[in-house]
Molecule: Bacterial large signal recognition particle RNA
Organism: Sporolactobacillus spathodeae
RNA sequence: CCGUGCUAGACGGGGAGGUAGCGGUGCCCUGUACCCGCAAUCCGCUAUAGCGGGGUUGAAUUCCUUUUCGAGGUUUGCACGCUGUGAGGCAGCCUUAAACACGUGGUGCUGACGUUCGGGUCCCGCGCAACGGAAACUCAUGAACCCUGUCAGGUCCGGAAGGAAGCAGCAGUAAAUGAGACCUUUCGUGUGCCGUGGGGCUACCCGGGCUGAGCCGGCGACUUAAGAAGCGCUCAUGGCGUCCUAUCGACAAAAGGUGCACGG
Numbered sequence: 001c002c003g004u005g006c007u008a009g010a011c012g013g014g015g016a017g018g019u020a021g022c023g024g025u026g027c028c029c030u031g032u033a034c035c036c037g038c039a040a041u042c043c044g045c046u047a048u049a050g051c052g053g054g055g056u057u058g059a060a061u062u063c064c065u066u067u068u069c070g071a072g073g074u075u076u077g078c079a080c081g082c083u084g085u086g087a088g089g090c091a092g093c094c095u096u097a098a099a100c101a102c103g104u105g106g107u108g109c110u111g112a113c114g115u116u117c118g119g120g121u122c123c124c125g126c127g128c129a130a131c132g133g134a135a136a137c138u139c140a141u142g143a144a145c146c147c148u149g150u151c152a153g154g155u156c157c158g159g160a161a162g163g164a165a166g167c168a169g170c171a172g173u174a175a176a177u178g179a180g181a182c183c184u185u186u187c188g189u190g191u192g193c194c195g196u197g198g199g200g201c202u203a204c205c206c207g208g209g210c211u212g213a214g215c216c217g218g219c220g221a222c223u224u225a226a227g228a229a230g231c232g233c234u235c236a237u238g239g240c241g242u243c244c245u246a247u248c249g250a251c252a253a254a255a256g257g258u259g260c261a262c263g264g
Stems, first nucleotide, its partner, number of pairs: 001264006009057003012030004020046005034054005063257006072248003077243001079242010092231002094227005102220002105216003114210008122199006128192002130189006137180005147172004155164003
């Protein structure tokens, strides 16, 4: 140096939590790296720190140590940012009220405010018109008999002449029905403001006269007071994210170290 066979070792690791401490089951992060039994009201151990049993691999890219990198976890700080809960009611924003010498808007010499006269809207009476109803009027229809006139036929009286009653038809009319609308009469009104007389005039509208410069709004500013708790502010507390401090640290990379036996 090579070959063969064994042994130590390896067959995942880490974080928080739990524990007097160590490891495991469970949770989380990496990652894919044997099996069976026990185990959070825990299971098993004692600084040599899982216990019991079985299997694979095995002195090196695989085992051990150190260093670098660093996923991820935990921690410090009254650090920063965002977000929620509870409380307070402070000089602010907000709501209301008062005050006001500030600003502002509308209108006014084409005449403000004020005053005076008149009229209307309002009420009552009368008249008129309109509307509606009724009546009268005109036309038409309209009585088998109990309406009128004329009454064919027929009937009755009479010797005859003549007379009487009278159905149907026709004409007219009564009760009644329908149509008409100029005129006439009468009744009515939540129709009109048309006329006339009286009343009233608080309010509104219109017109005329006198005088001659303001009148009205409450929008904003300032001040004061009260209210409310949505924003801002203060206190307490929670969650998330970032940074700082500290700590543990997988994976990966680099370097180094490490047996025994036999044969050649």